Molecule: Bacterial RNase P class A
Organism: Actinomycetota bacterium
């Protein structure tokens, strides 16, 4: 000085002028509706609605099936498919980064195409070696056969039934032996995942984001959830009589049903009101913790509309201003972003 990592914080200032939601206060007014004053009015993602949760209703002995999620380990929280720390595996000189990372010796089941062969203590296309017949150009090649092999070498594949080496042996096999993985299995170390180490018999391929098999959680619906009021030339239900008039049984009277007239009662549409934002809250302190996060104290209030407001236009600086706007509430992830700034580290190159 240059090139990276890795975390956070902001997301155009400031001032006039007018509009809009809200809330408080004030005048008028019976109230609404209005006038006027003041205060207050989106975000780091309000966004996608993908996970967890509160809160509300149904449901619900209790237990198992089925179905669905999650999946190295410890915590951490109200849960979580989030977060902290840590292991392991990969990538990167490094700082860091990325990982559905339980089980393939509990069973099924798939590994196309090629290739002898794709998992069975398997094959055998070309090989390799001895034996016997055998041709010839006769030690040293070759061809038939039978018998042992499959370690070398080819050959196909993403992958070939452990990897090198050394004995062995006709020729060869963990057939012996080392050392290397990798399995068991003890000992230490860790809380644990797992590390480090001896030790044993010689090796048992890959895929569970294929069935499956372990463990753990999991009832449903969603603020158009629910809840109160509750208007009428609207509608049900009782009851009651001193009902004029009125329709129907009926030639007529009585009488009965309808209707009206009064009282009561529940339901409910349209409206209204509540749920409704004071919250697992934010900010500063001090204490535990490596950290997620906790506990205590102090301060602070920071949108709550209901077709849905937060705008618009002027003046001034600048670096000339992205992405996008709440609809019960929280925690999270993703996903989208002009640009500014601040902390920690790390690689290389120069000077001191």
């Nucleotide at each position: 000085a240059g090139a990276g990592u890795g975390g956070g914080u902001c997301g155009g200032g400031c001032g006039g002028u007018u509009g809009c939601g809200c809330g408080c206060g004030u005048c008028a007014u019976c109230u609404u509706c209005g006038g006027c004053g003041c205060g207050u009015g989106a975000g780091g993602a309000a966004a996608g609605u993908c996970c967890g949760g509160a809160c509300u209703c149904c449901a619900u002995a209790g237990g198992g099936c089925a179905g669905g999620a999650u999946g190295c380990c410890u915590g951490c929280u109200a849960a979580c498919a989030g977060c902290a720390g840590g292991g392991c595996a990969g990538g990167g000189u490094g700082a860091c980064c990325u990982g559905a990372c339980g089980g393939a010796a509990a069973g099924u089941g798939c590994c196309a195409c090629a290739g002898a062969a794709a998992a069975g203590a398997a094959g055998a296309c070309u090989c390799c070696a001895u034996c016997g017949c055998u041709g010839g150009u006769u030690u040293u090649c070759g061809g038939c056969g039978u018998u042992g092999g499959a370690a070398a070498a080819g050959c196909u594949g993403a992958a070939a039934c452990g990897g090198u080496g050394c004995g062995g042996u006709a020729a060869g096999a963990g057939c012996g032996c080392a050392c290397c993985a990798g399995c068991g299995u003890c000992g230490c170390g860790g809380u644990a995942a797992c590390g480090c180490g001896g030790c044993g018999g010689c090796u048992u391929g890959g895929c569970a984001a294929a069935c499956c098999c372990c463990a753990u959680c999991c009832g449903g619906a969603g603020c158009a959830a629910g809840g109160g009021c509750a208007u009428a030339u609207a509608g049900g239900a009782g009851c009651g009589g001193u009902c004029a008039a009125g329709a129907c049984c009926g030639g007529c009277c009585c009488g009965g049903u309808c209707g009206g007239c009064g009282c009561u009662c529940g339901g409910g549409u349209a409206g209204c009101c509540c749920g409704c934002u004071a919250g697992a809250g934010g900010c500063c302190g001090c204490a535990g913790g490596c950290g997620a996060c906790u506990g205590c104290g102090g301060u602070c209030c920071c949108a709550g509309a209901g077709a849905a407001a937060u705008g618009a236009u002027c003046g001034u600086c600048c670096a000339c201003g992205a992405c996008a706007g709440a609809a019960u509430c929280c925690g999270g992830c993703u996903u989208a972003c002009a640009g500014a700034c601040c902390c920690a580290c790390u690689c290389u190159g120069c000077c001191u």